A computed fold for a 131-nucleotide RNA from a Bacillota bacterium, annotated as c-di-AMP riboswitch aptamer (ydaO/yuaA leader). It matches the Rfam family "c-di-AMP riboswitch aptamer (ydaO/yuaA leader)". About the family: This family represents a conserved RNA structure found upstream of the ydaO and yuaA genes in Bacillus subtilis and related genes in other bacteria. The sequence was found by an Rfam model in a public genome assembly.
RNA sequence: CAGCCUUGAAUGCCAAAUCCCUGGAAAGCCCGGGGAACGGAGGAACCGAAUUUUGGGGUGAAUCGGCUUCGGCCGUAGGGCACCCAGCCCGAAUCCGUCAGCUAACUUCGUCGGCAAGGGGGACUCGAGGU
Numbered sequence: 001c002a003g004c005c006u007u008g009a010a011u012g013c014c015a016a017a018u019c020c021c022u023g024g025a026a027a028g029c030c031c032g033g034g035g036a037a038c039g040g041a042g043g044a045a046c047c048g049a050a051u052u053u054u055g056g057g058g059u060g061a062a063u064c065g066g067c068u069u070c071g072g073c074c075g076u077a078g079g080g081c082a083c084c085c086a087g088c089c090c091g092a093a094u095c096c097g098u099c100a101g102c103u104a105a106c107u108u109c110g111u112c113g114g115c116a117a118g119g120g121g122g123a124c125u126c127g128a129g130g131u
Stems, first nucleotide, its partner, number of pairs: 003131007011116004018036007037111006047101001055099001056096004064075004078090004083121003
């Protein structure tokens, strides 16, 4: 250093949505500023597409189809529950405003909000001990 075994601890998950510094007289919360990281958007050449009110486009998994007494219902592309088995859940919302393919340089925005999640296996993280 690596593997394995035993044992303990840690709330965990969706999502880009976290962390650090600093000011607001202490801590927490919250607000402001800065930085990192993460996630988007605009934007050449080349390439691509040909354009067009049936407007178009973006974020996102969240589209599409059928039925409808117009209240909804059923299914579905797709997404989530690490992974496997069985199963379960979601399949929303919203923005731009007639405009946007890709796109180096460059410009710009965001870091909200939620959930409790079950069964049988089983992995990851941290600590201790053993081999």